The RNA shown here (small-subunit ribosomal RNA) has 1475 nucleotides and comes from an uncultured rumen bacterium. The sequence is in RNAcentral, with records from ENA and SILVA.
C1' cells in the first nucleotide's frame, strides 16, 4: 500500500465486500511443560453456612483463678493475704479507613485551572501556657418480676481518664473604644484600653505514656467560579421559592439554604425546558496522522450499599457488616410477638453463550488498637481451577535410494507420498528417578515450600494438531452426487466428466493450538479540519427584499483582544517512547530521562485580524444631463375573423374521415349578399430582437408609476457583501363569491376503429378558459448551471449609447460603456462538453448532497374552505441503482445502392383425377431421422421374400461376427433322408494337410476373458452438409488519435458485377474473400487420319463410303492463336471508368460450370462412419416363419395427366446429343392385336444393339363432357421372380369418373432463357408421373425503383447484447415478511393538584416528672416525659401528557423459474416523451 463485484467490453460516481490489528470473550475440534497476567460484561436477581473490625487490665469497679504464703485445727476442711493469667460490663480509641458494585447521576458528578477577605481538620509536628480543690450518679453485681423468644422491667450497691459545678486564666472568643497599614469594593490586618464568658485526668515496672487552653504547621476535607463534557427540533418557549433586595433564622462556613415583606424579574435559536442514553478521567484499542471506539484489569475522583425516608453519635458519616420509621420479600413464634439485608472473601440456587476454591498465611507490605509484648485484619502475599491472554521450551538431530512396502493416481512406461520411514550413528530440553537445596528476613520470625534452582540415572524413549486448497489468497487431483445432497464473507458454484457439494491421496498456512462466531478502529479521502462534492452521477432554495450573524477599499496614529516568542507555575502515579539494569532469554519488573502537543499567570513584540480615532476617494449611492424598451396599473378606442340572429338569392345536399358514421339539411341547411348581437384573441411588422429578480411581457392612444443604460464628475464618504430564521412576489391547474361566455374544451353522450378500445380519429358537449375580489404555493418554477468581486488569447453577429474620422445628408471606419449570441486557444472536466455571460484562476456568504428500494411515502407538528402544501423517518428488500462515452443487433428512423425483390412479360401453383412425401388418426406393428425460408417425390440411385431397424410368434446364449488362452474331440464340407412354418434336430454316405512325433494347421464341445447392441445423449464430439450468400465483405502489422473500450486504414469524392479501380485523405502497407489462374462451350491454324469422312480419281450396288485410294472438307482430340476498353469519338477531373463506333467468330466478366472468406444458427447427423460418457448381458444381443413400413373420416407440400381444334385420330415422313451394354445390350427373320414369344448375326463398343418425338404434309372430326380427358372397374392375358393374396409392372377388350382454365393466395424465369417435345442414365431380378443429364422446336417483356421481401454502405434513435421471438409496466389470484390505520385493552415513566400522615428535626406548650449547681427550707435555675404544629417518605384518589406490548379489521410496501389481463415506456416503440 490495495482488491473482488454494475457492462459485450469502457471510463467514472457509488454502495456492499475481503485482506490488518485488537478482545475481562463463547462455541468447534485438538491439547505436553514452565513463567507473567486474567476470570459473572446476563438478574444493583435471591440468598443457607463460615470468615471479613477490633483492641485496650499501663482508665474503672467487679467476676473467675493456676500457684504462693498464712491461720486455725476437726489432716483436709475452713478462712485470710498475695497472686501470673482471663475477661461481661463501664470507660477511651478505631468502627467515616480499608473491601465491593456501577443502579443512580447529562450534574460544578468528572476533567482542567483559578478563589474562599465566606470555612472545619481527631490521631501527628511545633511552640508558649497549665493541670488547684470538689460533688453527684449509672452499668456490672446482688434481689424480686414479666416474656416462647428477643429483650426488659423496678429495688438496692459501687469505680473511673465516665459526668457535673467551683476556682485560676489570656496571645482566645464577643461588645465597645482608639491608632497605624493594606485592599477595586465588601473590607482585611497589626497595636493600646475597658467590660463579660470559658479549661485540664490521671495510669505507671519512674523509663514514660496521656490530660486542658491557644498559636502555627501538615494533612483531609467542604464551599464558589472560567473553560470543557452524548443523541434527538418530528422537544420551542421554560420558570412562583421562581430572579432581586430588605429583616430574621440556620450552617463550620457564604448562598432562596428556609422564612416575612418588597420589586417582576431570570434562563432560551451561541439551543432553554423536554425526552432519550450514560458513572467521570488518567489511561486502552486502532490509525501515517487528524481523529474513531472504548472506560474491564492497574490508579484519582463521584455515586450506591434489599427500596423509599430520617435524624443521632461523632473531628469526621445523613454511616454496606450503626439506629428509627414506612414498603416489599425471606425466617423464626407458644400467634401475643421478634430477627434479616454477601453491590466484603469463598460458597448456593437462578439468569445465561460464558466466568474459578465454602484453600493457606499474616512470613512480608499496610491498616486498627495498645507504653509494649501482642491481638484483629477474605486488606494483602500465596496456593487452587480454567490454553483466557501474552511470553519463552519441547516432542528430536546428522547420516541414509532398493527411491521399499502400503495408499493415491497413471498416456501402464511411470509419477507422487519421499530421505520420509525401515536402518546407523549421536543429543536428554522439558516430563519421570534420586540426592542438594536457597534469596525474599541488614536481631527474631517463612504461608509459598522441599518450591526456585543445582548435581547425578534411565531411555527416543512419555508429548501434533486444526484449518485452507475456484478468484480474492499461498496451496490439485481422484472417487462419489447430478440444480439432489449440500457450499457460500464477496463474487458465485451444484441440472453425469464439479481443482468451488462429500470423501481419499497430496499441496499450502498456523502451531500448542488452529478455525469460527460476536464487538471495536483501519483500509472507507463512504461525513472530507487534515480530506470529497452540487450541468449531464445523489446534490443550487422558483425568486426577490432584509434581520441576526459571517466576511469587508486607500493612507495613519494608539491600544493589545486574536496572533508570535520568552519566563513561571501545574499539567499526580501507573501506561507509551529512548537508554540502562534484574529475572537464563522473552513476557513480566526495577531505576533515569523525555514525553504529557493543555490550561493559568506574566514579560515583550505589532506585520496581520480586531478595536478606538482622524483623513481619503476609486467600492457603494445621492444630484444633472440625455435617448432605447411587449417593464407594471388603470381607462377609452380600433379592424380582421369565428359563432349567432334576422332578411334576400339560391337548391340538395353539407360536414367529417384513411375509409365512414354520428351529426346539419325540403320546417330550405351548406353556399352568397345586406343588416345586427356578443365575448376572446390580437395576423403582418417579428428578429437566438427587447423589457422585467423570478414567474412572465405583443393591437392603438392616454393617466400614474418602477428598474436599468450613456455622458460628464457636484455631493455624501465604505453608507458594502452575503443572508439562518421572517416578509413578499410567484405559470398552470383547482377552490370561494358574483359576473361573463363567441371560439376552444376535461368529464359525459354518440358515431367509427378494435378481439377488446372506459384511447387515439369524428359528431356534439359541461365545469374551465375572460372579469372582480379572496385563496392556494406548486412545476422539466431549467442554462437541469445560488449570489457578489476581481483576474485571464482572438474571431464574428446583434440591441442601447457616448466620441473621433468620413459624408451636402447617410452609408462607412475606428475607439468605449451597457446588454444578448454564435465560434474557439489555454485551462477544467468521467467524459459529453464549458470557455471573458466559464463548468478556468482565486476570495466571502447562503442553500443542498452522502447506495437503490421503500419514499417524497407514515406519524406528529404547521399553514390551507377543500384539493392538498412544507417538513420528514424507519422496519424490510437488494449487491447493485446510477453519468458519460464505445462496438455491435435492432426501429411500424433516414440516405445511397444491388437482386426475376417489384414492376411489364410467359408459363404455372391454389379447383380436378391421379401418383409421392408428411401431418393427424388407426394399429400387434403402421421402424427411425428431417420442422419457417433452409423438413414435407427429403435420407431413399427405386420395403412382394431379403433390405429391416417395427410387430407377433418360435429358437440360441462365449453366442451370427473378432482375438486369445486351458481342457477336451474331430477334418472341414458335401449330397441323401426323415420331424418341423422354418431357424434347427435327428440319421446315414462320402470325406484331410504338414511334422523334427512333442506337436500344428482347420473345424466342434466345455469354461475364463470377453463379443454384440440402428439402445440414449448431435446440448460431450471428430467428421460431412445446409442457410445467410458468390452477398462484398472479414482481418491483422507499424504508425497516429483517445484516460480507456475503441476510432484511423475499411470512411469521403467517382465509378464498378465486385473494399472493382482513380482521386483525396494520418495514415502506409498487408492477409482471408473479388477477379484471374482449371474445365466445358463458341472461331481459328497446326498435328494426328481409324472404328470417322468423302472433294477429287478408278471400280460398284436395288439402295448404301459399298470397294481400291486419299485425309481436301466434316469430326475426333492434342498443342497453340484470338478480346486487352487495345483503336476512334463524347463525357468524365487530363483519372478510375462509362457511352457510341469500328473491325472481329466473339466486346467490355462472350455463356455455362467447378470454386463458398472472417463468422451465424448448441442449425442437421451417434441410424453411413469414426468416438467419450451411460445403459443391457438367457437380452435392448443374434436365428428364422409370418405380418408390418402399402392401414384412411381428413389436412398440407411436390409432381404427373388433362380440362380440348395452335387440338384428337388415321395416314404419310425428316431431323439429334448425350449415354448404357457380357449374370449384358441383342439385330435380321417368323408368331401375336399387344404386352410378348422364337431365335441368334454382330457387339467388352468413334465399328454391333439399345433406338426416337414434337415438328411438318394430307385427310377426318366442328365446339359436345365430345372421335376430349383418362380414373375406377370387370374380363382375359405377357413377364419378372421359390413365391406377385396382402403388395409389381405392362396388354388387349370392355367400362368411361371428376374435369370445361381455377377463391383468398402464390411460384418459376430476363435468352438458346421461359415453354414444349421426346431421348438417356442411375438404382433395379421386377417395378420411375421421381431424380441426374441430353438435345429438337422456340417466344414475350424490362418504363423504371415509389411500393413488397432479402442484401451492402453511411448515419441516427435506444433504457436491446440470450441483442425485438429483445427489454419491460400495472391490476388481479395465492405464499411469506415487515409496518401503517384501528373499537379498545394491558402495562411503564415522570410529573401536578388534593386526600392522609410514619420515623425524624425544628417550634410551641409543658398543669406531670428530675442525683449534681443556688438556697435553711419553700422555691429557683436547668433538664426531661407527654401533648399540639410547620414540614414529611409510602400510601390512596383525580385528571391530562409521554412510552411500550397485544387487537377483530383494514391500507398500502417489500419479496417469491415458469399463474391471469392488457401492452403503458424503451425505436418516431407505432397517438413523441416527460413534470
Nucleotide at each position: 500500500a490495495g482488491a473482488g463485484u454494475u457492462u459485450g467490453a469502457u471510463c467514472c460516481u457509488g454502495g456492499c465486500u475481503c485482506a490488518g490489528g485488537a478482545c475481562g470473550a463463547a462455541c468447534g475440534c485438538u491439547g505436553g511443560c514452565g513463567g507473567c497476567g486474567u476470570g459473572c460484561c446476563u438478574a444493583a436477581c435471591a440468598c443457607a453456612u463460615g470468615c471479613a473490625a477490633g483492641u485496650c487490665g499501663a482508665a474503672c469497679g467487679g467476676a473467675c483463678g493456676a500457684g504462693g504464703g498464712g491461720a486455725g485445727c476437726u489432716u483436709g476442711c475452713u478462712c485470710c493475704c498475695c497472686g501470673a493469667g482471663u475477661u461481661a460490663g463501664u470507660g477511651g480509641c478505631g468502627a467515616a479507613c480499608g473491601g465491593g458494585u456501577g443502579a443512580g447521576u447529562a450534574a460544578c458528578g468528572c476533567g482542567u485551572g483559578a478563589g474562599c477577605a465566606a470555612c472545619c481538620u481527631g490521631c501527628c509536628u511545633u511552640u508558649c501556657a497549665g493541670a488547684g480543690g470538689g460533688g453527684g450518679a449509672c452499668a456490672a453485681c446482688g434481689g424480686u418480676u414479666g416474656g416462647a423468644a428477643a429483650c426488659g422491667a423496678c429495688c438496692g450497691c459501687u469505680a473511673a481518664u465516665a459526668c457535673c459545678g467551683c476556682a485560676u486564666g489570656a496571645a482566645a472568643c464577643a461588645u465597645u473604644u482608639u491608632g497605624g497599614u493594606c485592599g477595586c469594593a465588601u473590607g482585611a490586618u497589626c497595636g493600646g484600653g475597658a467590660u463579660g464568658u470559658c479549661a485540664a485526668a490521671g495510669a505507671u515496672u519512674u523509663a514514660u505514656c496521656g490530660c486542658u487552653g491557644a498559636a502555627a504547621g501538615a494533612u483531609g476535607g467542604g464551599c464558589u467560579c472560567g473553560c470543557g463534557u452524548c443523541u434527538g427540533a418530528u422537544u420551542a418557549g421554560a420558570u412562583a421559592g421562581u430572579u432581586g433586595g430588605u429583616g430574621g433564622g440556620g450552617u463550620a462556613a457564604c448562598g432562596g439554604c428556609c422564612u416575612a415583606c418588597c420589586a417582576a424579574g431570570u434562563c432560551g435559536a451561541c439551543g432553554a425546558u423536554c425526552a432519550g442514553u450514560a458513572g467521570c478521567c488518567g489511561g486502552a484499542c486502532u490509525g501515517a496522522g487528524a481523529g474513531g471506539u472504548u472506560g474491564a484489569a492497574c490508579g484519582g475522583c463521584c455515586a450506591c450499599a434489599u427500596u423509599g425516608g430520617g435524624a443521632c453519635u461523632g473531628a469526621g458519616a445523613u454511616a454496606c457488616g450503626g439506629c428509627c420509621c414506612a414498603g416489599a420479600c425471606u425466617c423464626c413464634u407458644a400467634c401475643g410477638g421478634g430477627a434479616g439485608g454477601c453491590a466484603g472473601c469463598a460458597g448456593u440456587g437462578g439468569g445465561g453463550a460464558a466466568u474459578a476454591u465454602u484453600g493457606g498465611g499474616c512470613a512480608a507490605u499496610g491498616g486498627g488498637g495498645g507504653c509494649a509484648a501482642c491481638c484483629c485484619u477474605g486488606a494483602c502475599c500465596c496456593a487452587g481451577c480454567a490454553a483466557c491472554g501474552c511470553c519463552g521450551c519441547g516432542u528430536g538431530a546428522a547420516g541414509g535410494a532398493a527411491g521399499a512396502a502400503g495408499g493415491c493416481u497413471u498416456u501402464c512406461g511411470g509419477g507422487u507420498u519421499g530421505u520420509a520411514a525401515a536402518c546407523u550413528u549421536c543429543u536428554u530440553u522439558g516430563a519421570c528417578g534420586a540426592g542438594g537445596g536457597a534469596c525474599g528476613a541488614u536481631a527474631g520470625u517463612g504461608a509459598c515450600g522441599g518450591u526456585a534452582c543445582c548435581u547425578c540415572g534411565a531411555a527416543a524413549a512419555c508429548a501434533a494438531g486444526c484449518c485452507a486448497c475456484g478468484g480474492c489468497u499461498a496451496a490439485c487431483u481422484a472417487c462419489g452426487u447430478g440444480c439432489c445432497a449440500g457450499c457460500a464473507g464477496c463474487c458465485g458454484c451444484g441440472g453425469u466428466a464439479a481443482u468451488a457439494c462429500g470423501u481419499a491421496g497430496g499441496u499450502g498456512g498456523c502451531a500448542a493450538g488452529c478455525g469460527u462466531u460476536g464487538u471495536c478502529c483501519g483500509g472507507a479521502u463512504u461525513u472530507a479540519c487534515u480530506g470529497g462534492g452540487u450541468g449531464u452521477a445523489a446534490a443550487g432554495g422558483g425568486c426577490g427584499c432584509g434581520u441576526a450573524g459571517g466576511c469587508g477599499g486607500g493612507a495613519u496614529u494608539g491600544c493589545a483582544a486574536g496572533u508570535c516568542a520568552g519566563a513561571u507555575g501545574u499539567g499526580a502515579a501507573a501506561u507509551c517512547u529512548c537508554c540502562g539494569g534484574g529475572c537464563u532469554c522473552a513476557a513480566c519488573c526495577c531505576g533515569g530521562a523525555a514525553a504529557u502537543u493543555g490550561c493559568a499567570u506574566u514579560u515583550g513584540a505589532a506585520a496581520c485580524u480586531g478595536u478606538a480615532g482622524u483623513u481619503c476617494u476609486u467600492g457603494a449611492g445621492u444630484a444633472u444631463c440625455g435617448g432605447a424598451g411587449a417593464g407594471g396599473c388603470a381607462a377609452g378606442c380600433g379592424g380582421a375573423a369565428u359563432u349567432c340572429c334576422c332578411a334576400g338569392u339560391g337548391u340538395a345536399g353539407c360536414g367529417g374521415u384513411g375509409a365512414a358514421a354520428u351529426g346539419c339539411g325540403u320546417a330550405g341547411a351548406u353556399a352568397u349578399u345586406a343588416g345586427g348581437a356578443g365575448g376572446a384573441a390580437c395576423a403582418c411588422c417579428a428578429g437566438u430582437g427587447g423589457c422585467g429578480a423570478a414567474g412572465g411581457c405583443g393591437g392603438c392612444u392616454u393617466u400614474c408609476u418602477g428598474g436599468a443604460c450613456c455622458a460628464a464628475a457636484a455631493c455624501u464618504g465604505a453608507c458594502g457583501u452575503u443572508g439562518a430564521g421572517g416578509c413578499g412576489c410567484g405559470a398552470a391547474a383547482g377552490u370561494g363569491u358574483g359576473g361573463g361566455g363567441a371560439g376552444c374544451a376535461a368529464a359525459c353522450a354518440g358515431g367509427a376503429u378494435u378481439a377488446g378500445a372506459u384511447a387515439c380519429c369524428c359528431u356534439g358537449g359541461u365545469a374551465g378558459u375572460c372579469c372582480a375580489c379572496a385563496c392556494c404555493g406548486u412545476a422539466a418554477a431549467c442554462g437541469a448551471u445560488g449570489g457578489a468581486u476581481a483576474c485571464u488569447a482572438g474571431g464574428u453577429g446583434u440591441g442601447g449609447g457616448a466620441u473621433g474620422g468620413g459624408u451636402u445628408a447617410a452609408a462607412c471606419c475606428g475607439u468605449u460603456c451597457c446588454g444578448u449570441g454564435c465560434c474557439g486557444g489555454c485551462g477544467u472536466u468521467a467524459a459529453c462538453a464549458c470557455a471573458a455571460u466559464a463548468a478556468g484562476u482565486a476570495u466571502c456568504c447562503c442553500a443542498c448532497c452522502u447506495g437503490a428500494g421503500u419514499a417524497g411515502u407514515a406519524c406528529g407538528a404547521c399553514c390551507g374552505c377543500a384539493a392538498g402544501g412544507u417538513u420528514a423517518a424507519a422496519a424490510c428488500u437488494c449487491a447493485a441503482a446510477g453519468g458519460a462515452a464505445u462496438u455491435g443487433a435492432c426501429g411500424g428512423g433516414g440516405g445511397c445502392c444491388c437482386g426475376c425483390a417489384c414492376a411489364a412479360g410467359c408459363a404455372g401453383u391454389g379447383g380436378a383425377g391421379u401418383a409421392u412425401g408428411u401431418g393427424g388418426u388407426u394399429u400387434a406393428a403402421u421402424c427411425c431421422g428431417a420442422a419457417g425460408c433452409a423438413a414435407c417425390g427429403c435420407g431413399a440411385a427405386g420395403a412382394a421374400c431379403c433390405u429391416u431397424a417395427c410387430c407377433a410368434g418360435g429358437g440360441c446364449u462365449u453366442g451370427a461376427c473378432a482375438u486369445g488362452u486351458a481342457c477336451u474331440g474331430g477334418a472341414a464340407u458335401a449330397c441323401u433322408u426323415a420331424a418341423g412354418a422354418g431357424a434347427u434336430u435327428a440319421a446315414g454316405u462320402a470325406g484331410c494337410c504338414c511334422u523334427u512325433c512333442g506337436g500344428g494347421g482347420c473345424c466342434g464341445g466345455u469354461g475364463c476373458a470377453c463379443a454384440g447392441g440402428u439402445g440414449g445423449u448431435g446440448c460431450a464430439u471428430g467428421g460431412u452438409u445446409g442457410u445467410c450468400g458468390u452477398c462484398a465483405g472479414c482481418u491483422c502489422g507499424u504508425g497516429u488519435c483517445g484516460u480507456g473500450a475503441g476510432a484511423u486504414g475499411u470512411u469521403g469524392g467517382g465509378u464498378u458485377a465486385a473494399g472493382u479501380c482513380c482521386c483525396g485523405c494520418a495514415a502506409c502497407g498487408a492477409g482471408c474473400g473479388c477477379a484471374a489462374c482449371c474445365c466445358c462451350u463458341g472461331u481459328u491454324g497446326u498435328u494426328a487420319g481409324u472404328u470417322g469422312c468423302c472433294a477429287u480419281c478408278a471400280g460398284g450396288u436395288a439402295a448404301a463410303g459399298c470397294u481400291g485410294g486419299g485425309c481436301a472438307c466434316u469430326c475426333u482430340a492434342g498443342c497453340g492463336a484470338a478480346a486487352c476498353u487495345g483503336c476512334c469519338g463524347g463525357c468524365g477531373a487530363u483519372a478510375a471508368g462509362u457511352c457510341g463506333g469500328a473491325g472481329g467468330a466473339a466486346g467490355g466478366u462472350g455463356g455455362g460450370g467447378a470454386c463458398g472468406a472472417c463468422g451465424u444458427c448448441a442449425a442437421a447427423u451417434c441410424a453411413u462412419c469414426a468416438u467419450g460418457c451411460u445403459c443391457u448381458u438367457u437380452a435392448u444381443g443374434u436365428c428364422c416363419u409370418g405380418g408390418g413400413c402399402u392401414a384412411c373420416a381428413c389436412a398440407c407440400g411436390u409432381a404427373c395427366u388433362a380440362c380440348a381444334a395452335u387440338g384428337g385420330c388415321g395416314a404419310g415422313u425428316a431431323c439429334a446429343g448425350a449415354g448404357g451394354g457380357a449374370a449384358g445390350c441383342a439385330a435380321a427373320a417368323c408368331c401375336g392385336c399387344g404386352a410378348g414369344g422364337u431365335g441368334g448375326a454382330g457387339c467388352a463398343a468413334a465399328a454391333c444393339c439399345c433406338a426416337a418425338a414434337a415438328a411438318c404434309u394430307c385427310g377426318u372430326c366442328u365446339c359436345a363432357g365430345u372421335u376430349c380427358a383418362g380414373a375406377u372397374u370387370g374380363c382375359a392375358g405377357u413377364c419378372u421372380g421359390a413365391a406377385a393374396u396382402u403388395c409389381g409392372a405392362c396388354u388387349g377388350u370392355a367400362u368411361g369418373a371428376a374435369g370445361a382454365u381455377g377463391g383468398a393466395a402464390u411460384u418459376g424465369c430476363u435468352a438458346g432463357u421461359a415453354a414444349u417435345u421426346g431421348c438417356a442414365g442411375g438404382u433395379c431380378a421386377g417395378c420411375a408421373u421421381a431424380c441426374u443429364g441430353c438435345a429438337g422446336u422456340g417466344a414475350a417483356u424490362a418504363c423504371g425503383u415509389u411500393c413488397u421481401c432479402g442484401g451492402g454502405c453511411c448515419u441516427u434513435g435506444u433504457a436491446c447484447a440470450c441483442a425485438c421471438c429483445g427489454c419491460c409496466c400495472g391490476u388481479c389470484a395465492c405464499g411469506c415478511c415487515g409496518u401503517g390505520a384501528g373499537a379498545g385493552u394491558c402495562g411503564g415513566a415522570a410529573a401536578u393538584a388534593c386526600c392522609c400522615g410514619a420515623a425524624g428535626c425544628c417550634u410551641g406548650u409543658g398543669a406531670g416528672c428530675c442525683a449534681a449547681c443556688c438556697g435553711c427550707a419553700a422555691g429557683g435555675a436547668g433538664g426531661c416525659a407527654g401533648c399540639a404544629g410547620u414540614c414529611g417518605a409510602a400510601g390512596g384518589u383525580a385528571g391530562g401528557u409521554c412510552u411500550g406490548g397485544c387487537g377483530a379489521u383494514u391500507g398500502g410496501g417489500g419479496u417469491g423459474a415458469a399463474g391471469u389481463c392488457g401492452u403503458a415506456a424503451c425505436a418516431a416503440g407505432g397517438u413523441a416523451a416527460c413534470c